Description:
This is a predicted structure of a 690-nucleotide part of an RNA (large-subunit ribosomal RNA, domain II) from an anaerobic digester metagenome. The full RNA is in RNAcentral, with records from SILVA.

Context: one part of a larger RNA
RNA sequence: GCCGUCGAGUUACGGUGUGUGGCGAGGAUAAGGACUUCCAGGUCUGUAUCCGCAGGGAAACCGAGUCUUAAUAGGGCGCCAGUCGCAUGCUGUAGACCCGAAGCCAUACGAUCUAUCCAUGUCCAGGUUGAAGACCGGGUAACACCGGUUGGAGGACCGCACCGCAGCCUGUUGAAAAAGGCCCGGAUGAGAUGUGGAUAGGAGUGAAAAGCUAAUCGAGUAUGGUGAUAGCUGGUUCUCCCCGAAAUGCAUUUAGGUGCAGCCUUUUCGCAUCAGGUAUAUGGGGGGUAGAGCACUGACUGAGUAAGGGGGCAGAUGUGUCUACCGAGCUCACUCAAACUCCGAAUACCCAUAGUACCGUCGAAGAGAGUGAGACUACGGGUGCGAAGAUCCGUGGUCGAAAGGGAAACAGCCCAGCCCGACAGCUAAGGUCCCAAAGCCUGUGCUAAGUGUUACAAGGAUGUGGGGAAGCAAAGACAGCCAGGAGGUUGGCUCAGAAGCAGCCACCCUUGAAAGAGUGCGUAACAGCUCACUGGUCGAGCGUCCCUGCGCCAAAAAUGUGGGGGGCUAAGCACAGCGCCGAAGCUUCGGAUUUAGUGGAAAUAUCCAUUAACUGGUAGGGGAGCGUUCCAUAUGGGACGAAGCAGGAUUGUAAGGUUCUGUGGACUUUAUGGAAGUGAGAAUGACGGC
Numbered sequence: 001g002c003c004g005u006c007g008a009g010u011u012a013c014g015g016u017g018u019g020u021g022g023c024g025a026g027g028a029u030a031a032g033g034a035c036u037u038c039c040a041g042g043u044c045u046g047u048a049u050c051c052g053c054a055g056g057g058a059a060a061c062c063g064a065g066u067c068u069u070a071a072u073a074g075g076g077c078g079c080c081a082g083u084c085g086c087a088u089g090c091u092g093u094a095g096a097c098c099c100g101a102a103g104c105c106a107u108a109c110g111a112u113c114u115a116u117c118c119a120u121g122u123c124c125a126g127g128u129u130g131a132a133g134a135c136c137g138g139g140u141a142a143c144a145c146c147g148g149u150u151g152g153a154g155g156a157c158c159g160c161a162c163c164g165c166a167g168c169c170u171g172u173u174g175a176a177a178a179a180g181g182c183c184c185g186g187a188u189g190a191g192a193u194g195u196g197g198a199u200a201g202g203a204g205u206g207a208a209a210a211g212c213u214a215a216u217c218g219a220g221u222a223u224g225g226u227g228a229u230a231g232c233u234g235g236u237u238c239u240c241c242c243c244g245a246a247a248u249g250c251a252u253u254u255a256g257g258u259g260c261a262g263c264c265u266u267u268u269c270g271c272a273u274c275a276g277g278u279a280u281a282u283g284g285g286g287g288g289u290a291g292a293g294c295a296c297u298g299a300c301u302g303a304g305u306a307a308g309g310g311g312g313c314a315g316a317u318g319u320g321u322c323u324a325c326c327g328a329g330c331u332c333a334c335u336c337a338a339a340c341u342c343c344g345a346a347u348a349c350c351c352a353u354a355g356u357a358c359c360g361u362c363g364a365a366g367a368g369a370g371u372g373a374g375a376c377u378a379c380g381g382g383u384g385c386g387a388a389g390a391u392c393c394g395u396g397g398u399c400g401a402a403a404g405g406g407a408a409a410c411a412g413c414c415c416a417g418c419c420c421g422a423c424a425g426c427u428a429a430g431g432u433c434c435c436a437a438a439g440c441c442u443g444u445g446c447u448a449a450g451u452g453u454u455a456c457a458a459g460g461a462u463g464u465g466g467g468g469a470a471g472c473a474a475a476g477a478c479a480g481c482c483a484g485g486a487g488g489u490u491g492g493c494u495c496a497g498a499a500g501c502a503g504c505c506a507c508c509c510u511u512g513a514a515a516g517a518g519u520g521c522g523u524a525a526c527a528g529c530u531c532a533c534u535g536g537u538c539g540a541g542c543g544u545c546c547c548u549g550c551g552c553c554a555a556a557a558a559u560g561u562g563g564g565g566g567g568c569u570a571a572g573c574a575c576a577g578c579g580c581c582g583a584a585g586c587u588u589c590g591g592a593u594u595u596a597g598u599g600g601a602a603a604u605a606u607c608c609a610u611u612a613a614c615u616g617g618u619a620g621g622g623g624a625g626c627g628u629u630c631c632a633u634a635u636g637g638g639a640c641g642a643a644g645c646a647g648g649a650u651u652g653u654a655a656g657g658u659u660c661u662g663u664g665g666a667c668u669u670u671a672u673g674g675a676a677g678u679g680a681g682a683a684u685g686a687c688g689g690c
Stems, first nucleotide, its partner, number of pairs: 001690006011094013026051003032045005055062002065077004097235002100232001104225006115199009124189001126158003129154001133150006162186003167182004201217001203213003238625006248261005262371002264368007276359004280354006291343001292341002297337003301333005308326002310323005374399010404415003419591004424587003430581003433566003439578001441577006452568002459553002463550007471542002480537005486510003491505003516531001520529002592615001594613008626679001628676007636668002644663008
């Protein structure tokens, strides 16, 4: 891992509903007892006890009423059948659907491992060093002291056994649940070790690491309390039919839990052809949002006027006067606001009326839930960076719980809501050259960038199409070419110089066809080149600005080009038009379910026919069934072959049923009821096999 078997809402007693049955102003007995026998029994007895038959008030008390109160008022609570079985939903107490902690407590058992201690034994090759002391010699007045020999000290030295383990390698389903190899530390000591003994669970022991206390230690092990508790995770077994949510509000030692409400289911009642709901139309309402505005509250720009202030001057003071400074207020003009409003929509919301359309629709009460992590999208907003697949609200949609078609692929986008069948038709979104169903469709334009065929800014540019405005031009424009571009004058100032051309000021006059007190280059300053401006030549359009379509640059990302690909100059873009394709949508044909109506049969339940509508679905509610084991009562089958097993055929909407053949070798079917150890694919499930 697979296969097989096992594996999870049970039982008792209360409560509360529902269904059904008995009796009924009553209902019922419990234990016990008696009788019976066809016994998981039955009948009778037993009236203890329980519920109901009256409530109100704190109570006295009164009573279909009573309490409050002065009240005969008002108001509160009352005045309308129950009870006992059986079945079943939910709930309480119990382990209470099953498995799962880490833990807490109690009582025992452990020091054959290991820690420390006690008693008593044992062990430490060999080599080295050479302390004290002693003896001899020297030496001293005597000591001291020096040398030699002897001696054999030491938590001394080197190094086996023995003890240890700092480093590296191997080993890591190992040879080994701690080892092997190399290397290394101690090795007469605080040494090593045998045997016997002592100390233990909040306790021991500890040269202290929370180490060790039997492969277990921040509290040993075993058993018990014990099925501890688990607002947590996982799992929870047959079928079909009907309806079908929520991820919100308030509260919470609350935030992944729970209570109440909201939303779902179901029963009963109300209510019926107009009572109700939804939609629409009409009429009537309140509002202060969008927008707008500045009348208020504030913010804000300029101008005018101006109280007051700053500064200068005069003055002994009062004060006067000046000021290119600031400036309340007022006036004029321009603006801004979620917490501004003189104004003010569209929608939405409320009420009424009307007819129409639709409704498994509306309301109440009872019972059963689940949900209370939501997601994206469009629009209105807050926070944020007018960031986020961000976060928090509001309104709608989809997903959630929704399949199908489109978007290459793609819960939340677009189209559209899957009862079943069909080798029929029409469409939606989206498409129609090939992949790939259908137009290389028709018409008019645009684009040259492979732009585009699914994303991008400011800014920049003789890209190109369309529209517009004012100019110049045969009295010759625009571009080119030829020529002129002068004089006062080197304007004045400044400056070393400043002559059109560093800078400042002014910017005139003359001659002329025209020529600036000068457009740029240039010089130290001049010079020189050039422009504006003018004439000639040439001979037809020229330049400027604005709006707009499609393109260009701007344009950088990590494996490999981002139209889905091929490819496309349309098979791109814009406008107009006609076809076609295209879904589980709609239609057609056949069939089924549910609900309602009608008719018939049957008579509490149901069946048949027909008409209409309906039939996606998670959590969840409701309904109807299939199958397994056993029991009761009937009924069959079986050695001419039961159950079981294997395969085939057949049948029912499904769970399933029937039958045949083989195998097997002794039990078993069906009907009506009853009772449950009643259905497995998942629980890192348990056990077994491979």
Model confidence (mean pLDDT): 83 of 100.